[in-house]
Context: one part of a larger RNA
RNA sequence: CUCUGGUUAAGGAACUCGGCAAAAUUGCCCCGUAACUUCGGGAGAAGGGGCACCUGCACGUAGGUGAAGGCACUCGCUGCCGGAGCUGAAGCAGGGCGCAGUGAAAAGGGGGUGGCGACUGUUUACUAAAAACAUAGGACUCUGCUAAGUCGCAAGACAAUGUAUAGGGUCUGACGCCUGCCCGGUGCCGGAAGGUUAAGGGGAUGUGUCAUCCUUCGGGAGAAGCAUUGAACCGAAGCCCCGGUAAACGGCGGCCGUAACUAUAACGGUCCUAAGGUAGCGAAAUUCCUUGUCGGGUAAGUUCCGACCUGCACGAAUGGCGUAACGACCGCCCCACUGUCUCGACCAGAGGCUCA
Numbered sequence: 001c002u003c004u005g006g007u008u009a010a011g012g013a014a015c016u017c018g019g020c021a022a023a024a025u026u027g028c029c030c031c032g033u034a035a036c037u038u039c040g041g042g043a044g045a046a047g048g049g050g051c052a053c054c055u056g057c058a059c060g061u062a063g064g065u066g067a068a069g070g071c072a073c074u075c076g077c078u079g080c081c082g083g084a085g086c087u088g089a090a091g092c093a094g095g096g097c098g099c100a101g102u103g104a105a106a107a108g109g110g111g112g113u114g115g116c117g118a119c120u121g122u123u124u125a126c127u128a129a130a131a132a133c134a135u136a137g138g139a140c141u142c143u144g145c146u147a148a149g150u151c152g153c154a155a156g157a158c159a160a161u162g163u164a165u166a167g168g169g170u171c172u173g174a175c176g177c178c179u180g181c182c183c184g185g186u187g188c189c190g191g192a193a194g195g196u197u198a199a200g201g202g203g204a205u206g207u208g209u210c211a212u213c214c215u216u217c218g219g220g221a222g223a224a225g226c227a228u229u230g231a232a233c234c235g236a237a238g239c240c241c242c243g244g245u246a247a248a249c250g251g252c253g254g255c256c257g258u259a260a261c262u263a264u265a266a267c268g269g270u271c272c273u274a275a276g277g278u279a280g281c282g283a284a285a286u287u288c289c290u291u292g293u294c295g296g297g298u299a300a301g302u303u304c305c306g307a308c309c310u311g312c313a314c315g316a317a318u319g320g321c322g323u324a325a326c327g328a329c330c331g332c333c334c335c336a337c338u339g340u341c342u343c344g345a346c347c348a349g350a351g352g353c354u355c356a
Stems, first nucleotide, its partner, number of pairs: 001351008010342002014340001019337001027051005036041001038174001053095005063087003069081004073076001097101001109335007116327002121133002137172007149158003175322004180252003185249002187245005194240003200234002206228004212221003253271005280314001281311001292308005
């Protein structure tokens, strides 16, 4: 010097990203406990008091256990009486001892106020335990049973020895109050008149070949058949089209003017849109400017709490806003407590170092 323990004057978080670590609290009994609340809780809230031992009540009490013995009959591992012995709280009164009596060990620190998530749970086996996942509850949607869906080439299996109060998928996430407007785009559902449209049907037409015919003898025309080509026309779903649907994917404006101080604009004008953001919330886990401004807390506060609203760029099941309880979650404040610190020091043990 390093590590592990122990003690420390005065101060007491001044340390630090942050009270990290340490200290403090700690058991049992009694008293006593606020806001808030879903009336369960919050609660071990908080905050106080007592505790060993001896004596007496009581030559060990209440209580527990229950021997000997006795009685009865239904006769037994029976019932009743009986109370010996053993055991044994809790309390009251008094007493003495020590610094100290849950005498060592083991055994909550507490309070206030916000954010997020309702909660108990689950998770990155080996850096993340969380505001992430799940969750009851809510909603939409599919599925009538050989169900939908999933696995398999198939047979078949699961779903389910279930049957719409069932099963699958998606979203949301207890509870309370609620969940506005837009169907133009995309998706889904419904519609079938019209347009478009595949295979297929259909075969017009053209072509090859050729009996035959014509011929200037070079060649030309060419029925049927065979082969080939393949036009009209008839052909579903889909798409176009018409409608519905947002707890489907999603979206939810701009400019200008106006009130008898000023400021602001209930009001008006105009352009665009499918419709222009309702309630509630708001410098927020969201606010760039920004340490916004005001208030609170501090001597002093880029954090925190309460307001304001100018929301760069909240907003309603990609849920909005609240919410008791809960949390090894994340902020801020206070009390207690302390070697975290001012600022160090000392002690013990283990290592390191030197020598053997």
Predicted 3D model of a 356-nucleotide part of an RNA (large-subunit ribosomal RNA, domain IV) from a Deltaproteobacteria bacterium. The source organism's lineage runs through Bacteria, Pseudomonadati, Myxococcota and Myxococcia. It was read from a public genome assembly. Model confidence (mean pLDDT): 89 of 100.